[in-house]
Context: one part of a larger RNA
């Protein structure tokens, strides 16, 4: 200098009671005020213990502090079905031999790695101080095993199973429209509860509820494909499979595939407003109880849909599935019961004081769900649920 500037958004506090040695700052109630396509919920990355529970206050926390993402201790993450891996592959990388080459090198075929993409079997309720599609209820799938039961078929006249092989399918692009349904609000009946200190108010008002999934059954709206025979030189062998050819049939059809939604079981279940404690401790918690649970209307960006129309710029692959043979080949199918189930993540922030900015920093951060009222709208204004008044 200078007890100056600043104390980080102008969303905003106030009072009462608590605990404390010590309160504008903690912890509780009451009003108030802000966000509500977010300043709320879930998630992915990134952070890694920041979660919760106890004690604590020295530093950190732009004021204070009993208080914390700080300090100390203790405790906390539970999987066949959710993500990943024990499957598949893209760019791109690695690369046996091999080309190349001073030199550890460079390229690359065969393989192989490698999701942001394919395939792939659980949902609903409860439940702790902190975990749950993980735990516990209930209720289902999915693969492999299988001495048990119960039907079937076969052992050369071949049951079955089946490629690292052939064909198919997986499999895809942009725009643009209508049509079906559901989430979802909203109103109405129906339940429950109250009845208003002060003029009114009882066929009437107010507030609160009205809910429920996976799988199995059924195959809806709606979307694709014509069907059979017979001949074959092509698919690197073979083939009953694809392909080509020919013949018969149909083309308002039959047939098969695909399909949201409803409905029925799931549910004699669960959930549900309400009453409600003790215990030196506080909670509407333990617990008790378990009403009504239907219509009607709106209605998607969300499901049929990777559909359906048009256009040119003409729009991934592989594995898995179907199927065919080659080959295997004595038992094997199916159904019921019966057993098995491996390895990593799983707290908690995630538009932020926990991630990137040197900070408890008005910046930046990939996806999903996102209510009412008025409005074309996710705009903007108030609001619900839920969260928070930005640490002088």
């Nucleotide at each position: 200098g200078a007890g100056u500037a600043g104390c980080g958004a102008a969303a905003a506090g106030a009072a009462a009671g608590g605990u404390g040695a010590g309160a504008a700052u903690c912890c509780u109630u009451u009003c108030c005020g802000c966000c509500g396509g977010a300043a709320g919920c879930c998630u992915a990355a990134g952070g890694u213990u920041u979660c919760c529970u106890g004690a604590g206050g020295a530093a950190g926390g732009u004021u204070c502090g009993u208080c914390c993402g700080c300090u100390c201790a203790g405790g906390g993450u539970g999987a066949g079905c959710c993500g990943g891996g024990g499957c598949c592959u893209a760019a791109g990388c690695c690369g046996a031999g091999g080309c190349c080459a001073g030199a550890u090198g460079g390229c690359g075929u065969a393989g192989g790695c490698g999701a942001u993409g394919g395939a792939c079997a659980a949902c609903u309720g409860g439940u702790u101080g902190a975990g749950a599609u993980u735990c516990c209820a209930g209720u289902g799938c999915c693969a492999c095993c299988u001495a048990g039961g119960a039907u079937g078929c076969g052992u050369u006249u071949g049951a079955g199973c089946g490629a690292u092989g052939g064909g198919g399918u997986g499999a895809c692009g942009c725009a643009g429209a209508a049509g079906g349904a559901u989430a979802g609000g909203u109103c109405a009946g129906c339940c429950c509860a109250c009845u208003g200190a002060u003029g009114g108010a009882a066929u009437a008002g107010u507030g609160g509820g009205u809910c429920c999934a996976a799988a199995g059954g059924u195959g809806u709206a709606g979307g694709g494909a014509g069907g059979g025979c017979a001949g074959u030189a092509g698919g690197c062998a073979a083939a009953u499979c694809c392909g080509c050819u020919g013949c018969c049939u149909g083309u308002u059809a039959a047939u098969c595939c695909u399909g949201a939604g409803g409905c029925c079981u799931g549910a004699a279940g669960g959930g549900g407003a309400g009453c409600g404690a003790a215990a030196u401790a506080u909670a509407g918690u333990a617990g008790c109880g378990g009403a009504a649970c239907u219509g009607a209307u709106u209605g998607a960006u969300u499901c049929c849909a990777u559909g359906c129309u048009g256009c040119c710029g003409a729009g991934a692959a592989a594995a898995g599935c179907c199927u065919c043979u080659a080959g295997c080949g004595a038992g094997u199918a199916u159904c019921c019961g019966g057993g098995u189930g491996c390895c990593c993540g799983u707290a908690c922030c995630g538009c932020a004081a926990a991630c990137c900015g040197a900070c408890a920093c008005a910046g930046g951060u990939a996806g999903g769900c996102g209510a009412g009222g008025a409005g074309a709208g996710a705009a903007u204004c108030c609001u619900a649920a839920g969260g928070c008044g930005c640490g002088c």
Predicted 3D model of a 392-nucleotide part of an RNA (large-subunit ribosomal RNA, domain III) from a Bacillota bacterium. The prediction has a mean pLDDT of 81. NCBI's taxonomy places the organism under Bacteria, Bacillati, Bacillota. RNAcentral holds the full RNA, with entries from ENA. It matches the Rfam family "Bacterial large subunit ribosomal RNA".